[in-house]
RNA sequence: ACCAUCCGCGUGGGAGAGUUCGCCGGCCUUCGGGUCGGACGGCGCCGAAGGGGCAAAUCCUCCCCGGAACCUCUCAGGCAAAAGGACUGCGCGGACAUG
Numbered sequence: 001a002c003c004a005u006c007c008g009c010g011u012g013g014g015a016g017a018g019u020u021c022g023c024c025g026g027c028c029u030u031c032g033g034g035u036c037g038g039a040c041g042g043c044g045c046c047g048a049a050g051g052g053g054c055a056a057a058u059c060c061u062c063c064c065c066g067g068a069a070c071c072u073c074u075c076a077g078g079c080a081a082a083a084g085g086a087c088u089g090c091g092c093g094g095a096c097a098u099g
């Protein structure tokens, strides 16, 4: 110094599930309602920030123990748009390297 691995930054891609019901407030109204918002409440649902768990299945590994996850649980978060988003492409920097 290169490659690989890990971390950070920038940039692009990135799923799922009610723009549901009620309440409160703003605006419009033909006064029937419509529409927007909410650190609000109810029920239903999603899982790919984070978090819990190995109880099932899977993998590490033929077995026990142990561990892990895009597995599972849904605490948190989310269910129009926006934001977020595991993971990932590219670029840059750092660690590895007192090697």
Base pairs, nucleotide, nucleotide: 005095006094007093008092009091010090011089012088013087018043020042021041022040023038024037025036026035027034028033044079045078046077050075051073052072053071058068059067060066